[in-house]
RNA sequence: CCGGGCUCGCGUAACUGGCGCUUCGAGAUGGAUCACCAUCAGGGAACGCGAAGCGCUGUGCCGCCGCGCGCCUGGGCAUUGUCC
Numbered sequence: 001c002c003g004g005g006c007u008c009g010c011g012u013a014a015c016u017g018g019c020g021c022u023u024c025g026a027g028a029u030g031g032a033u034c035a036c037c038a039u040c041a042g043g044g045a046a047c048g049c050g051a052a053g054c055g056c057u058g059u060g061c062c063g064c065c066g067c068g069c070g071c072c073u074g075g076g077c078a079u080u081g082u083c084c
Base pairs, nucleotide, nucleotide: 005054006053007051008050009049010048011047012046015043016042017072018071019070020069021068027040028039029038030037031036063077064076065075
């Protein structure tokens, strides 16, 4: 000096389903070729940019994201490998 990590700020953002139980309350409305679509509400990993600080401290690694729980269904993101 460069890159990465942690913290913060700004922005983008996929995915957000079915059944049952509990609950004052556990999405609402409409539709359907029925575990999906649209709108609203509530969540939300991750990605991009920026700033300061940290120097053996700290952080990361045995994955992450949508409901209080359970059983399922279908996705997304990150990481690694291969092919085009």

Predicted 3D model of an 84-nucleotide RNA (ZMP/ZTP riboswitch aptamer (pfl RNA motif)) from Trinickia terrae.
NCBI's taxonomy places the organism under Bacteria, Pseudomonadati, Pseudomonadota, Betaproteobacteria, Trinickia.
Its Rfam family is "ZMP/ZTP riboswitch aptamer (pfl RNA motif)". Rfam links the family to the GO terms regulation of purine nucleotide biosynthetic process and one-carbon metabolic process.
Of the family's consensus pairs, 95% are formed in the model.
RNAcentral holds the sequence, with entries from Rfam.